[in-house]
RNA sequence: AUGCAAGUCGAGCGACCUUAAUAUUCUUAAGGGAGCGGCAAACGGGUGAGUAACACGUUGGUAACCUGCCCCGAAGUGAGGGAUAGCCCACCGAAAGGUGGAUUAAUACCGCAUACUCUCCUUAUCACUCUGGUGAUUUGGAGCAAAGCAGCAAUGCGCUUUGGGAGGGGCCUGCGGCUUAUCAGCUAGUUGGUAAGGUAAUGGCUUACCAAGGCUAUGACGGGUAGCUGGUGUGAGAGCACGACCAGUCACAAUGGAACUGAGACACGGUCCAUACUCCUACGGGAGGCAGCAGUGAGGAAUUUUCCGCAAUGGGCGAAAGCCUGACGGAGCAAUCCCGCGUGAGGGAUGACAGCCCUUGGGUUGUAAACCUCUUUUCUGAAGGAACAAGUUCUGAGCUCACUUCAGGAAUAAGCGCCGGCUAACUACGUGCCAGCAGCCGCGGUAAUACGUAGGGCGCAAGCGUUAUCCGGAAUCAUUGGGCGUAAAGCGUUCGUAGGCGACCUGGAAAGUCCGGUGUUAAAUCUUUGAGCUUAACUCAAAGUAUGUACUGGAAACUCUCAGGAUAGAGAUGCGUAGGGGCUAGCGGAAUGCUGUGUGUAGGGGUAAAAUCCGUAGAUACACAGUAGAACACCAAAAGCGAAGGCAGCUAGCUGGGCGCAUUCUGACGCUGAGGAACGAAAGCAUGGGUAGCGAACGGGAUUAGAUACCCCGGUAGUCCAUGCCGUAAACGAUGGAUACUCGGUGUUGGUUCGCCUUUGGCGAAUCAGUGCCCAAGAUAACUCGUUAAGUAUCCCGCCUGGGGAGUACGGUCGCAAGAUUAAAACUCAAAGGAAUAGACGGGGCCUCACACAAGCGGUGGAGCAUGUGGUUUAAUUCGACAAUAACCGGGGAACCUUACCUGGGCUUGACAUCCCGAGAAUCCCUACGAAAGUAGGGAGUGCCGCAAGGAACUCGGUGACAGGUGUUGCAUGGUUGUCGUCAGCUCGUGCCUUGAGGUGUGCUGUUAAGUCAGUGAACGAGCGCAACCCUUGUCCUGAUUUGUAUAUGUAUCAGGAGACUGCCGGCUCCAAGUCGGAGGAAGGUAGGGACGACGUCAAAUCAGCAUGGCCCUUAUGCCCAGGGCUACACACGUGCUACAAUGGGGUGUACAAAGGGUAGCCAAGCCGUAAGGCGGAGCUAAUCCCAUCAAAGCACUUCCUAGUUCGGAUUGAAGGCUGCAACUCGCCUUCAUGAAGCUGGAAUCGCUAGUAACCGUGAAUCAGCUAUGUCACGGUGAAUGUGUUCCUGAGGCUUGUACUCACCGCCCGUCACACUAUGAGAGGCAGGGGCGCCCGAAGUUGGCUUAUUCCGCCUUUGGCGGAAGGCUGCCUAAGGUGAAACUGCUGAUUGGAGUGAAGUCGUAACAAGGUA
Repeated sequence: AUGCAAGUCGAGCGACCUUAAUAUUCUUAAGGGAGCGGCAAACGGGUGAGUAACACGUUGGUAACCUGCCCCGAAGUGAGGGAUAGCCCACCGAAAGGUGGAUUAAUACCGCAUACUCUCCUUAUCACUCUGGUGAUUUGGAGCAAAGCAGCAAUGCGCUUUGGGAGGGGCCUGCGGCUUAUCAGCUAGUUGGUAAGGUAAUGGCUUACCAAGGCUAUGACGGGUAGCUGGUGUGAGAGCACGACCAGUCACAAUGGAACUGAGACACGGUCCAUACUCCUACGGGAGGCAGCAGUGAGGAAUUUUCCGCAAUGGGCGAAAGCCUGACGGAGCAAUCCCGCGUGAGGGAUGACAGCCCUUGGGUUGUAAACCUCUUUUCUGAAGGAACAAGUUCUGAGCUCACUUCAGGAAUAAGCGCCGGCUAACUACGUGCCAGCAGCCGCGGUAAUACGUAGGGCGCAAGCGUUAUCCGGAAUCAUUGGGCGUAAAGCGUUCGUAGGCGACCUGGAAAGUCCGGUGUUAAAUCUUUGAGCUUAACUCAAAGUAUGUACUGGAAACUCUCAGGAUAGAGAUGCGUAGGGGCUAGCGGAAUGCUGUGUGUAGGGGUAAAAUCCGUAGAUACACAGUAGAACACCAAAAGCGAAGGCAGCUAGCUGGGCGCAUUCUGACGCUGAGGAACGAAAGCAUGGGUAGCGAACGGGAUUAGAUACCCCGGUAGUCCAUGCCGUAAACGAUGGAUACUCGGUGUUGGUUCGCCUUUGGCGAAUCAGUGCCCAAGAUAACUCGUUAAGUAUCCCGCCUGGGGAGUACGGUCGCAAGAUUAAAACUCAAAGGAAUAGACGGGGCCUCACACAAGCGGUGGAGCAUGUGGUUUAAUUCGACAAUAACCGGGGAACCUUACCUGGGCUUGACAUCCCGAGAAUCCCUACGAAAGUAGGGAGUGCCGCAAGGAACUCGGUGACAGGUGUUGCAUGGUUGUCGUCAGCUCGUGCCUUGAGGUGUGCUGUUAAGUCAGUGAACGAGCGCAACCCUUGUCCUGAUUUGUAUAUGUAUCAGGAGACUGCCGGCUCCAAGUCGGAGGAAGGUAGGGACGACGUCAAAUCAGCAUGGCCCUUAUGCCCAGGGCUACACACGUGCUACAAUGGGGUGUACAAAGGGUAGCCAAGCCGUAAGGCGGAGCUAAUCCCAUCAAAGCACUUCCUAGUUCGGAUUGAAGGCUGCAACUCGCCUUCAUGAAGCUGGAAUCGCUAGUAACCGUGAAUCAGCUAUGUCACGGUGAAUGUGUUCCUGAGGCUUGUACUCACCGCCCGUCACACUAUGAGAGGCAGGGGCGCCCGAAGUUGGCUUAUUCCGCCUUUGGCGGAAGGCUGCCUAAGGUGAAACUGCUGAUUGGAGUGAAGUCGUAACAAGGUA
């Protein structure tokens, strides 16, 4: 769009049409559409826009009212009249529709008659009442009625007037229920009165006049939001949130206005007008209103069928039959909700297959399945079959229903979420801060129970999860039931208005309060008990609840109130008393600056150090004098006063308050205090003064990377005074005021009383008022508070409700301004915060130690070389180690090998292990090719065990399981190691303290190398560490004795013992531990050295020593071979060696070790060679022999003479030697020659306290050889200095601060730059709702005019009178227009700050004394 949702009555009326019958005239019957007329259409149905209101709920009132149909009662229904629609004719129009003429009926309309208990006026009276009332009488008068129809009739239904009832409605009223004060003043019909109008009715409802009222902090007016209620959800309740369905009520019907009809409307499916929109049109003009039922479009996360029926219930009309009814009864769609049922039951272990996991044994899914037996709710088919029907008949939309019987067959039927904690439920794989998860905390960066998948599990189940919202938990707005010292929170202080609260006694009253009664509190809902559908949901019945409210009866303790009384609160009076209380005026001295004069001379001043600055024009300093302003040393104090801010030299005047004592007066006069008022530091502002010192800004000097700072030299406002503003502070006790109560101790200030004494006074006690400290009970999260409460209570006020945004924006008020006050939101975070604890840290403190510094000795850093590392280079220069704690480290031996790297050549069950099959003993030799690995071929050879079969070992070939990996992860690990640190610490049990973390013990005092020991203490004990036990060196004893000793002793070697314990003496100490000194002793206070390394820290080191989880490679990331590389070289760093020389170099001579090693070895004598070395071969498995005469420095003598040298030895050349398959890359050694740098090393830095440093040589491991100047050992010579702890570094203990805990290499602030987000301002722009002024003004009601238009009635009829219609017009008024303002919202170039954002810039403000608190 479309269809339907309000019609009905022929028994109110006339005409017409169709059909049939009789019949063809009249008539009868049935049917039809329109019209006149009646009733209904104001119900039922929808929606919630508006409305903060008598709209709703609840309680009353109406004596201020209305009421069709219905019920009960009284009376009546007589006699007339004129029209009109329809129909017909004519005309206009596209249509909708309209105009004219003729004609007709009524239960339509209009007079007349009659009439009341009706209405009005009027006279008189009674009763009950009381806003204009009811009832009963009464005098006179006026007014007003009616309709018929059906029926043979009886009669019935109507009609008219009237009284009453029922039900319905109108109006008034007390009380109740949202938000906002960043809305504080609103109101002219406003408030009241009089009169009139209007209404069913009261009333400013309306009009005229009069008066000036009315409302408001108990929130008026304004803004925002919203229909209200019974109830619904939640909650233990009190509450909080909501107002779907059902029910009551209100409002609305496209938007706005208006009336008409009617009993009822200002009317959803009526009328008129205006506006917007849609549609039709012949362009002239018309039509429409789904917030009725379906349905459509749009919007949206999202919401159904254009269904059936009037059978039931209900409604309208009708006499009835009946008609109408998208009300209603039903069905359809949607797991949207509630309830019920099922998807099978019993048996069944080889615990099947498959899946998953696996420690490879197995476990689990799991009796689950298969399989056997059974059942049929449900399903399918067939047969039967109610109730809903009331009411004699008839009537069933739903209905292919429920239900019953039979048959069939486990058949037709399981999902969703979750498994890190909260929270029930775990493994594997994949992924690798990716992909993703997430309600909060948080998971994910290669072993993810947190992502994805799988297996398994847990929960619920025809549902399960998610999202949104409400209540709960949340005592997290606290009435029940919170707080405010430090967590958010006490107004800066006082006075005081309203309000709140208020001491004792007596009496009255009864508002609060308490007890009872009556009415109401609709039904549904809810609760309980029953009943009906198989049960339940659902429905029905009964009872209860409905906490409220109105009326009424009673009680009188408490509160209020009225009256009376008293004095304990409060105030008054008198006498005393302390005081930096306030205001005004005057006075004073010290200091400072300036000025003058004098003395006097070169500095002064300032700082960590300086400089700017002042000074030879005479400063600073000293003396005298003058002047100016500001502040008042000592007294002085935990002291005093004041409401707080605050107040300090002295004197005077004026003035406020407190305290004590006395107890004569008043008689509750009190407390608190929203608004309000006054006071209110400093800074600041205004006007006028004043200005010595100090001193923002500013200038200069320093400091610094910078230094708009800290320090220094100057210096203006200001600081001071007067007057006026400002009104804020960490205005703090971070603690509002008042009253009462609750152990004590000890100071101090001011009174009073008493006692004592040494009487201008002192001491003590009590008490009142202040002001401090410590503590009990109690409180507190703790810290702490504790009669001056933060304790126990009462009253009143103020304030708080996560952090940031923000005490900000906007608005208001105040202010000259600065600004103050009141005071949000968006957005953002999961914290912010308090107190305390343990640590760590501090440019905090105290104590103590260490080659930490200092005092010394010698080095490194400069040179050359060696060696390691970085870097670079390279085909490769394999890898690891990186502050201390990497860098002569792994590596205690890289020419090949090692070797892990590179290039090239090869192998693929493999170089190595196990298993299987086949062949062969093993093994050895030879040939060819090749760089080798290897490939191909030939030959020799037959072992051991066993009776045999065969077996063991080995080789070759084959098959697949597997081997192999110095590939990766030391941040998956074991083991081992470094470092703090050989520092003295780290813990436990029990007890005690604390809400707890935790503490105590372990602290304190003394002492020690030591948490070593002692004393003390709520601790008592114990463990790991320390020390000791072990090894070694030093002394002695005993024993033993070869290879040592010529022999003996001794030494030496080996073994076992002794010895040292602060044991002894003295001083100190607590007369403890211990310490200082001494004796003796080889050794003295740990005798020296070594091994030994607490709890732990550094995700320290190592997967390349080894082991090992996971991952990765598998004709290669494995294996073999040759060659190369690890040895490179502009450079940088570490560790060393050698030097630079005379304390030395060279030469000659000469003395003294220790500890080691040696048979694939050490190698003697002798000989050769300048030498390295060679030949040689004795001895030795080692106290025997050898390396090895073992030494060197040393000592003695000699030379050199200060120089790049007779220092230094790099580099290079030549010739040799040795090892080894092999010295080119790339070995060592020897001889000759060559003879570089270097003349003691910048900043900086290392080691060492005694047989130490320094200097000197010797040996060994590794090893064929060697790059060894390295490492580990050994002895020789052999010092100096310190007896201290200020500083640097590190460490330990106690304490303190902390915003750190990844622990100061910490944390963290602000600007700037970038990105994003929300927001304020903004020239303006747009929109909106409302108010005010003016203009215009439809329809309409109402008023006026009109009898020159039409109609009607009457009369005294050419006319007159009256009425109606029509026309014109006034007031009111919707919409519209316009003007000036205000308000609200959106938007706006630009602009302000704010918030957020892994790795931006600049500084370092805060946290420690944060480096200037």